[in-house]
Context: one part of a larger RNA
RNA sequence: AGCUUAUAGAGGAUACCUAGGCAUUUAGAAGCGAAGAAGGACGCGGCUACCGGCGAAACGCUUCGGGGAGCUGGAAGCAAGCUUUGAUCCGAAGAUUUCCGAAUAAGGAAACUUCAUUAGAACUUCUUAAGGAAAAGGAAUAAAUACUUGAGGAUAGAGCGAACCUGGAUAACUGAAACAUCUUAGUAACCAGAGGAAAAGAAAGUAAAAACGAUUCCCUUAGUUAGCGGCGAGCGAACCGGGAAAAGCCUAAACUAAUUUUAAAACAUUAGGGUAGUGGGAAAACCUAAAUAAAUUUAUUUUAAUUUUAGAAUAAUCUUUUGGAAUAAAGAACCAUAGAAAGUGAUAGUCUUGUAAUCAAAAAUUUUAAAGUAAAAAGGAUUUAUCCCAAGUAGCAUAGAGCACGUGAAAUUCUGUGUGAAUCUACGAGGACCACCUCGUAAGGCUAAAUAUUCCUAAAUGACCAAUAGCGAAUAGUACCGUGAGGGAACGGUGAAAAGAACCCCGUGAGGGGAGUGAAAUAGAACAUGAAACUGUAAGCUU
Numbered sequence: 001a002g003c004u005u006a007u008a009g010a011g012g013a014u015a016c017c018u019a020g021g022c023a024u025u026u027a028g029a030a031g032c033g034a035a036g037a038a039g040g041a042c043g044c045g046g047c048u049a050c051c052g053g054c055g056a057a058a059c060g061c062u063u064c065g066g067g068g069a070g071c072u073g074g075a076a077g078c079a080a081g082c083u084u085u086g087a088u089c090c091g092a093a094g095a096u097u098u099c100c101g102a103a104u105a106a107g108g109a110a111a112c113u114u115c116a117u118u119a120g121a122a123c124u125u126c127u128u129a130a131g132g133a134a135a136a137g138g139a140a141u142a143a144a145u146a147c148u149u150g151a152g153g154a155u156a157g158a159g160c161g162a163a164c165c166u167g168g169a170u171a172a173c174u175g176a177a178a179c180a181u182c183u184u185a186g187u188a189a190c191c192a193g194a195g196g197a198a199a200a201g202a203a204a205g206u207a208a209a210a211a212c213g214a215u216u217c218c219c220u221u222a223g224u225u226a227g228c229g230g231c232g233a234g235c236g237a238a239c240c241g242g243g244a245a246a247a248g249c250c251u252a253a254a255c256u257a258a259u260u261u262u263a264a265a266a267c268a269u270u271a272g273g274g275u276a277g278u279g280g281g282a283a284a285a286c287c288u289a290a291a292u293a294a295a296u297u298u299a300u301u302u303u304a305a306u307u308u309u310a311g312a313a314u315a316a317u318c319u320u321u322u323g324g325a326a327u328a329a330a331g332a333a334c335c336a337u338a339g340a341a342a343g344u345g346a347u348a349g350u351c352u353u354g355u356a357a358u359c360a361a362a363a364a365u366u367u368u369a370a371a372g373u374a375a376a377a378a379g380g381a382u383u384u385a386u387c388c389c390a391a392g393u394a395g396c397a398u399a400g401a402g403c404a405c406g407u408g409a410a411a412u413u414c415u416g417u418g419u420g421a422a423u424c425u426a427c428g429a430g431g432a433c434c435a436c437c438u439c440g441u442a443a444g445g446c447u448a449a450a451u452a453u454u455c456c457u458a459a460a461u462g463a464c465c466a467a468u469a470g471c472g473a474a475u476a477g478u479a480c481c482g483u484g485a486g487g488g489a490a491c492g493g494u495g496a497a498a499a500g501a502a503c504c505c506c507g508u509g510a511g512g513g514g515a516g517u518g519a520a521a522u523a524g525a526a527c528a529u530g531a532a533a534c535u536g537u538a539a540g541c542u543u
Base pairs, nucleotide, nucleotide: 001542002541003540004539005538006537007536008535009534016493017492020465021464022462023461024460025459026458027457028456029454030453031160032159039100040099041098042055043054044053046078047077050074051073052059061094062093063092064091065090066089070082071081072080105114106113107112115120123157124156126153127152128151135149136148137147164195165193166192167191168190175182179230205212206211216244217243218242219241227235228234248446249445250444251390255272256271257270258269259268277424279389280388281387282386283384284383285382286380287379288378296376297375298374299373300372301371302370303369304368305367308364309363311359312358317332318331319330320329321328333350334349335339341353342352343351395419396418397417398416399415400414401413405431426441427440428439429438430437480487481486500527503514504513505512506511
């Protein structure tokens, strides 16, 4: 020096565990905010640095319910107190709620300053009154017009928020084995807006000789569909059929009346009228009905039930043995609308908390039903062919976009520029276009459900994880890094119970040796199990 064995150290793997996560389901909720939010700063405790709670009324105040013996948070300790005259605690409704922050009297380098005042309306919107009588001012733009300027009130807005939704605007990496049309993709990021859903929606539809009858979503049609496509890469429908859910309505116009205006009209305002595709309506003439009703819709009141926000009560087991400890083993019982689960010194239906079935609310709240009140609201056919039936619209040309469809034979849809109809003997569509035929009635608007999502609340579940896993986080957006935007960790386990080692000894101490506790101290706080690398010691063997 090497090897082997034994025994220690160091280290923290492994198995076990869970206080934290992940995913899903069902139900709720789907907003908060000028009555000052979200988020913060600073304070408040007898001793108080942090977290949590609260706000100068500051670890809390009031009322009403629940509850029933302890309590003064995590968090020990000391001190001082509260409480069966019902505390702490749980729920409902209130009070208080500094300063910053949309932040809004002015300013500002957030949590500050200044001014005014008995207490601040900054901006936009809305509203009321007064005054004036063509108020004063006044653009682009000559005339004009828009617009601005005073007082009171305080209806609304502003900001924040995870996804879902609608609109606007809009990439590149990438793929095409390069790359330019194309693709990625109308995606990501960005902006605006709304709601609990949004959007869409009651045919100028889909079809095909037969018909259907608003929209939305799912399945299918259908990824070798039809098609589009440097016909490359790729992109990619629809009708029919089957389901979920179902709901239909209101205007414009013609015409009439009133008001205003005018020389008279027209326009305008208000009210009536009217709403359709087997065309409808108006106008003119006619019929039926009676409406003081029923049903329906909306709003509101009362009553009844019901949901949620505290809770109540809740069956049934003993002995022996082993053990530190019985829930174990052995023996003998019982309950069960309860053998879900958790805890208890080892594995508990019958020890504790619970669980099944049952019951419960002063207050607030959800939904439904009944009754009352208020409001809304007639119908039909015939004749005539006088009037109306959404205009810078449809269409066309051109330039684009969007439709699965890349300009193509390119319909249908939308837009810029130019041009520019018809009014039912009309107009549009059926994938160029024309004819026939069939279907529909554009250029106004509203509309529940089926559908999408989960920052959040409750309950439950898991061939999900178990501390290098599972969220980044067993609490942390902390420590730390960066001027900043931003980046971003690690750290779990004594024991059943602290019974956490009185006392003695060595030592400055750290640490250790006795003693004691405990089932165990090689469970001693650097604490359960305690692998390997690595480091010692002892013995043997080899050189």
Predicted 3D model of a 543-nucleotide part of an RNA (large-subunit ribosomal RNA, domain I) from uncultured Pelagophyceae.
Its Rfam family is "Bacterial large subunit ribosomal RNA". The family has 102 seed sequences and 51,934 matches in Rfam 15.1.
Lineage of the source: Eukaryota > Sar > Stramenopiles > Ochrophyta > Pelagophyceae.
The prediction has a mean pLDDT of 80.
RNAcentral holds the full RNA, with entries from ENA.